RNA sequence: CUUAUCAAGAAAGACUGAGGGAUGGGCCCGAUGAAGUCUUGGCAACCUUGUAGAGCAAGGUGCUAAAUCCCACUCCAAUAAGGAGAAAGAUGAG
Numbered sequence: 001c002u003u004a005u006c007a008a009g010a011a012a013g014a015c016u017g018a019g020g021g022a023u024g025g026g027c028c029c030g031a032u033g034a035a036g037u038c039u040u041g042g043c044a045a046c047c048u049u050g051u052a053g054a055g056c057a058a059g060g061u062g063c064u065a066a067a068u069c070c071c072a073c074u075c076c077a078a079u080a081a082g083g084a085g086a087a088a089g090a091u092g093a094g
Base pairs, nucleotide, nucleotide: 001094002093003092004091005090006089011040012039013038014037015036019029020028021027023072024071025070026069041064042063043062046060047059048058049057050056051055068088073085074084075083076082
């Protein structure tokens, strides 16, 4: 850079100790323990292999608060509520 997906799903323990949710705003989470590291689980099914296929198994990733937490830019709508799309971001594959 290209492409697919992103309203579902899935947490305990140890160490440690104040931040975290990408950015700005909002709103949340957090000493009943944030982020990080490690261990053991779980979810999911993008890729590879096995299998005639489905399904399943193993492996490579990913994920495991809230819709990508919501909004941001454009359009419809009434400058509202609401809706559609885009951008940006995340992940996989190339």
This is a predicted structure of a 94-nucleotide RNA (SAM riboswitch aptamer (S box leader)) from a marine eukaryotic metagenome. Its Rfam family is "SAM riboswitch aptamer (S box leader)". Rfam describes the family as follows. The SAM riboswitch is found upstream of a number of genes which code for proteins involved in methionine or cysteine biosynthesis in Gram-positive bacteria.